Glycine riboswitch aptamer from Kibdelosporangium persicum, 95 nucleotides, folded computationally. Its mean pLDDT, the model's own confidence on a scale to 100, is 76. It matches the Rfam family "Glycine riboswitch aptamer". Rfam's curators write: This family represents the bacterial glycine riboswitch.
This record gives sequence, structure tokens and C1' cells, in this order.
RNA sequence: CGAGCCGCGGCGGGAGAGUCUCCGCCGUCCCGGCGGGGCACCGAAGGAGCAAGCCUCCCCGCAAUCUCUCAGGUACCAGCUACCGCCCCGGCCAG
Repeated sequence: CGAGCCGCGGCGGGAGAGUCUCCGCCGUCCCGGCGGGGCACCGAAGGAGCAAGCCUCCCCGCAAUCUCUCAGGUACCAGCUACCGCCCCGGCCAG
């Protein structure tokens, strides 16, 4: 110098499932907003579980987009969203 890998941040793409019902409060009171319950539903913040798998066989270790829904979410808007791409910074490092 530098392919690649990891981490932080930024930008873009990015789904799913009730515009259900009851009560209370507020407002511009035909309607809308907020909060609290009930039932139903979703999984792609996080978390947990099994264990597919990874590591040279075992042990150890790492472990999912699978499973559970504790949390979170279910019109539009939006979105701690997983994941993908690009950029910046830092670290590791083949050559």
C1' cells in the first nucleotide's frame, strides 16, 4: 500500500398481523385524539429455548431467518425493526 473480516455511526431498500370491542378523559364534540382493560393475531428491536449447523472425531466453545411470545408490535403515518447495499472511523490481517 492493501483484498478480506469484525465493531461504532450515517444514508438507502426492507415485511407481518384488528382502522375489533368496552370504559374514562380531552377537543374544534356528526368526528378525532390520549390513556386503561378484554379477546384475537404477528415476529424481523431485545430476550429465552431446542438444536439444525460451524469448529479436524469427541469434549469445550460459538450458535439460527427454527420454536416460545416475557417484552415489543397489529389502518394511514411511522417504526429500539432483523437482513441487504454503500460511505466514514477504529481494530485484525492474507499478500